[in-house]
The part of an RNA shown here (small-subunit ribosomal RNA, central domain) has 350 nucleotides and comes from Torreya grandis.

Context: one part of a larger RNA
RNA sequence: UUGGGUGUAAAGUGUCUAUAGGUGGAUUUUCAAGUCCUUCAUCAAAUCUUAGGGCUCAACCAUAUAUAGGAGUAUAAAAUACUAAGAUAGAAUAUGGUAGAGGUAGAGGGAAUUUCUAGUGGAGUGAUGAAAUGUGCUGAGAUCAGGAAGAACACCAAUGGGCAAAAUCACUCUGUUAGGUCAUUACUAACACUUAGAGAUGAAAUCUAGGGGAUAAAAUGGGAUUAGAGACCCCAUUAUUCCUAGCUAUAAAUGAUGGAUACUGAGUGAUGUAUAUAUCGACCCAUAUAGUGUUAUAGCUAAUGUAUUAAGUAUCCCACCUGGGAAGUACAUUCUCAAGAAUGAAACUC
Numbered sequence: 001u002u003g004g005g006u007g008u009a010a011a012g013u014g015u016c017u018a019u020a021g022g023u024g025g026a027u028u029u030u031c032a033a034g035u036c037c038u039u040c041a042u043c044a045a046a047u048c049u050u051a052g053g054g055c056u057c058a059a060c061c062a063u064a065u066a067u068a069g070g071a072g073u074a075u076a077a078a079a080u081a082c083u084a085a086g087a088u089a090g091a092a093u094a095u096g097g098u099a100g101a102g103g104u105a106g107a108g109g110g111a112a113u114u115u116c117u118a119g120u121g122g123a124g125u126g127a128u129g130a131a132a133u134g135u136g137c138u139g140a141g142a143u144c145a146g147g148a149a150g151a152a153c154a155c156c157a158a159u160g161g162g163c164a165a166a167a168u169c170a171c172u173c174u175g176u177u178a179g180g181u182c183a184u185u186a187c188u189a190a191c192a193c194u195u196a197g198a199g200a201u202g203a204a205a206u207c208u209a210g211g212g213g214a215u216a217a218a219a220u221g222g223g224a225u226u227a228g229a230g231a232c233c234c235c236a237u238u239a240u241u242c243c244u245a246g247c248u249a250u251a252a253a254u255g256a257u258g259g260a261u262a263c264u265g266a267g268u269g270a271u272g273u274a275u276a277u278a279u280c281g282a283c284c285c286a287u288a289u290a291g292u293g294u295u296a297u298a299g300c301u302a303a304u305g306u307a308u309u310a311a312g313u314a315u316c317c318c319a320c321c322u323g324g325g326a327a328g329u330a331c332a333u334u335c336u337c338a339a340g341a342a343u344g345a346a347a348c349u350c
Stems, first nucleotide, its partner, number of pairs: 004321003007304002012318001014201004021194003027085002033080001035076001043069001050064002053061002090191001091188001093186002095183004102177007109153001113149005119143002124135002162169001207246005216240001220236004258317006266295004271290005299306002323350003332343004
């Protein structure tokens, strides 16, 4: 390179926006670059292919024969590209509804926990498999009244409900803001899809500075257990956990399944919307549509399984894979305050 692949065997970038590039819906028209067709000429020999033949066979030898691909000239117009035009099924915008833990900022709330103060009370309490360390007559635990602080928001809540690009998002109210979806007629007229590089965002932990510090809790110190225990269990407790402003850029960042479009037999849930029916008004029921579950046929699959939310049938674009280890290591470069991250081999070995 060709061919083959990527749920679980090696392999889908964590996610989004989007540039170059690649690809691109229906109708008419121009053109003939690629493409296709026709004719002519040519492409040394050996080798290779095929056939029969010759050395005792074979390798080998000679004879005959076949093909790919390339170049020139002329031609054709179904499809692609190009030219021009108009159209509306893709796409965008407007209008009217609508659901939602979507984002962000502010305000408010109650339960619980810990702690402080005062009262009642008077010996244990707490912990565990059992204990001890701990705590308590300087009055604990218990109970009651009041105060403070920080963090998280029971029930509703789903046997997978909703939103979001993903990471994520749930007490209540308000401001502001983004997207989805449904319906209707308008409007633009292919404006689309994908996307290397680039940019943005990105759990937890770590780092920097300043706050805050209730709970939980690496490290650490005790007590147990044990042959030992650097652990599992218990007591205490620091960083951290929370906020603000930066940094880091990784996760089993998972649906272990890249994005877009079209097509392909059914059942059954639940969410949003619209219409129709029904009704006093609703629910129910029916149809359509957008996401979201489940069962299972064909097909696919090594099997497991998947199955209109495909891992089916097709097209386009991107990313990635090529035996195990050495190794996500070394070296080098880029980025970072650091920790490290990204890119990423080979010798050797099986």

Model confidence (mean pLDDT): 81 of 100.